[in-house]
RNA sequence: CAAAUGAAAUAGCAAACUCGUUGAAAGACGGGGGCGCAAAGCCACAGGUCUAAAGCAAUAAUUGCAAUGACGGCUGGGUUGCCAAG
Numbered sequence: 001c002a003a004a005u006g007a008a009a010u011a012g013c014a015a016a017c018u019c020g021u022u023g024a025a026a027g028a029c030g031g032g033g034g035c036g037c038a039a040a041g042c043c044a045c046a047g048g049u050c051u052a053a054a055g056c057a058a059u060a061a062u063u064g065c066a067a068u069g070a071c072g073g074c075u076g077g078g079u080u081g082c083c084a085a086g
Base pairs, nucleotide, nucleotide: 005084006083012037013036017032018031019030020029021028022027035073041079042078043077045076046075047074048071049070050069055065056064057063058062
């Protein structure tokens, strides 16, 4: 010095589940919890996925379409960054 890599140490994050709050829902936030994570830090830019309120259409119940709502712990991209055996 850090492309590639992840042996150790220090610190960090926190899946399922659960309790509370919130939301139409997906989901989010907080407590517990800990499956995992070297970017599981940040950004919805590309793809993908989830929901379907408003609206539109059909309807007997109801159903279909629908993102301006979400997911970064689905993939890619952008950006910042700790340690250092070797």